[in-house]
C1' cells in the first nucleotide's frame, strides 16, 4: 500500500430497521450475620466520529478512526 473482519456499561457479550439497548460479572446502598464470607432485594454505568438513506438507525450506505487477520 490493497484486500476482509471487529468497534455497544469498568470488563464479557445480547439486540427482524420500530423494546425503556438486555443480561452476567464488576462497583455502591441495603437485608441477614458477633464479624466476615455467601445468599437476597435496590442502584449506577454503554452504542467509536461525521455524513447519507428512511416516518424510524445499534441495525443498512460512505469517509474517517482504532484494532485484528491475510497479502505484497
Nucleotide at each position: 500500500g490493497c484486500u476482509c473482519c471487529u468497534g455497544u456499561a469498568g470488563c464479557u457479550u445480547a439486540a427482524c430497521g420500530g423494546a425503556c439497548a438486555g443480561a452476567g460479572c464488576a462497583g455502591a446502598g441495603g437485608u441477614u450475620u458477633c464479624c466476615u464470607a455467601a445468599a437476597c432485594c435496590u442502584c449506577c454505568g454503554a452504542u467509536c466520529u461525521c455524513a447519507g438513506u428512511u416516518c424510524a438507525a445499534u441495525u443498512c450506505u460512505g469517509a474517517g478512526c482504532a484494532g485484528g487477520a491475510g497479502c505484497a
Molecule: transfer RNA
Organism: Patescibacteria group bacterium